Context: one part of a larger RNA
């Protein structure tokens, strides 16, 4: 100097209190552990592993496990011989297939000194080497988490102190903040805070087309003519800054109250993560030292497996009903995606779904029908017209192929569940809650994930306590 204290001030934080929903009991979806297995491939382990790496395991993916195969090799350069091509279409045996023998058709490489001379491709040969998702993250880089958006963490000079080191950075006020005033053996300055950056919220202007539609017409219909106002869009300025008024305060910084304003005191939301800490995580993303392997720890195939199942955990999703279910009418978005695409009317079909083939490279066409909500009408408190698991049949549609192992649709079937113990998790406002919609991956496959709008609450007295940080002191058996 730090760390650490069931020390001590002060202070933050959904940390607690107050409130609203949950987990944890049930079924069922995922991860994990164990357990099974030829093999259930690996990696992740308090917070910070467990719907994590997986933005998607039937084959491929695959890394595993048991067969069959290859040994210069599934790829790279190099060196000698051949061949003049290679490739493409069909298609025969043998076989799970990889390979193996055999064919028929189309093509018939470039440059040249016209020498099979150089390139290139392709077979065959030798060996140099190639090859490893093998092993070390406690050898490494790059990335990443985390404490933490926490307000800290350091320099230079100068002063103290023999030094380690202090000071500044403490102190008296404030801040979301080491923010800013003020005091001071200090004066400065740098990485962080802020701010510039995107996005929302109001207004102007400038431009109207595929958007908009108030005034004139027309019409089924913003459909035509037309308009350039609204509305929307995308540029390009405004606008908020404690700027103005009172008050507290030390005449400061600053804080409380007002006005005006669309919007007030960093207006919401987003990027952006200081010096570090955890030998924190990756050698299976890559990249890389060293090891180890080389007729196998490599490489190709079909199959199987990662989907197993006495159980225990983590995360979800449906629910256990009337603030409901069914069952008819009927309204209102946002964001985003489409040419190997998204597909409309139309017509079968109970339906998933075929058929169809208009239209669109999209503010023009399509996905697209939002749902909760509203209005009627049933049901009458039951294991029920709640609940939908589990099974038995018949089917769709992707894909060479759904048997191990897919999603969906229909008839049947109707389990467990009447609100869940000790425990323990989210949330402070357009928040939670609740109810839909798109998307990345994607042949198919979402209860995970990412964003998106509709409805839209309650509470907060305070900080004495839990937990975590932050500053000052103080003690110390600790580095």
């Nucleotide at each position: 100097u730090g760390a650490c204290g069931g020390g001590g001030g002060c202070c933050c934080g959904c940390a607690c209190a107050a409130g609203c929903g949950g987990u944890g009991g049930a079924g069922c979806a995922u991860g994990u552990g164990g357990u099974u297995u030829a093999a259930u491939u690996c990696g992740a382990a308090g917070c910070a592993a467990c719907g994590c790496g997986c933005a998607g395991a039937a084959c491929c993916u695959u890394a595993c496990c048991a067969a069959c195969c290859c040994u210069u090799g599934a790829c790279a350069u190099c060196c000698c011989g051949g061949u003049c091509g290679c490739g493409g279409a069909c298609a025969c045996c043998a076989g799970a297939g990889a390979u193996g023998g055999a064919g028929u058709c189309c093509u018939u490489c470039a440059g040249u000194u016209c020498g099979g001379c150089u390139g290139g491709a392709c077979c065959g040969g030798a060996g140099a080497c190639a090859g490893g998702u093998g092993c070390u993250g406690c050898a490494c880089g790059g990335c990443u988490g985390u404490c933490g958006u926490c307000a800290g963490c350091u320099c230079g000079u100068g002063c103290c102190g023999u030094g380690a080191g202090a000071u500044g950075u403490u102190g008296g006020g404030u801040u979301a903040a080491g923010u800013c005033c003020c005091g001071c053996a200090a004066c400065g300055a740098g990485c962080g805070c802020a701010a510039c950056c995107c996005u929302u919220a109001c207004c102007g202007u400038g431009a109207g087309u595929u958007a908009c539609c108030a005034u004139c017409a027309u019409u089924c219909a913003g459909u035509u003519g037309g308009g350039g106002a609204c509305u929307c869009u995308c540029g390009c300025g405004g606008a908020a800054c404690u700027g103005c008024c009172g008050g507290u305060g030390a005449u400061a910084a600053a804080c409380c109250g007002g006005a005006g304003g669309a919007a007030g005191g960093u207006g919401g939301g987003g990027a952006u993560g200081a010096c570090g800490u955890c030998a924190a995580g990756u050698c299976c993303u890559c990249a890389u030292g060293g090891c180890c392997u080389u007729u196998a720890u490599g490489u190709c195939c079909a199959g199987g497996g990662c989907u197993a199942c006495a159980c225990a955990c983590g995360u979800g999703c449906u629910a256990c009903a009337a603030u409901g279910g069914a069952c008819g009418g009927u309204a209102c978005a946002a964001a985003c995606c489409g040419c190997u695409g998204c597909g409309a009317a139309g017509u079968c079909g109970c339906a998933a779904g075929a058929u169809g083939g208009a239209g669109c490279u999209a503010a023009u066409c399509g996905g697209a029908g939002a749902a909760a909500a509203c209005c009627g009408u049933u049901c009458u408190c039951a294991g029920u017209u709640c609940g939908g698991a589990u099974u038995g049949g018949a089917g769709u549609c992707u894909g060479c192929a759904a048997c191990u192992c897919g999603a969906c649709u229909c008839c049947a079937u109707g389990a467990a569940g009447u609100u869940g113990g000790a425990a323990u998790c989210g949330c402070u406002a357009g928040u939670a809650a609740u109810c839909g919609c798109g998307g990345a991956u994607c042949a198919g496959c979402a209860u995970g994930c990412c964003g998106c709008g509709g409805u839209g609450a309650a509470u907060a007295c305070g900080u004495u306590c839990c937990c975590g940080g932050g500053u000052c002191u103080u003690g110390u058996a600790c580095a």

Predicted 3D model of a 479-nucleotide part of an RNA (small-subunit ribosomal RNA, 3' major domain) from an uncultured Hyphomicrobiales bacterium.
RNAcentral holds the full RNA, with entries from ENA and SILVA.
The prediction has a mean pLDDT of 84.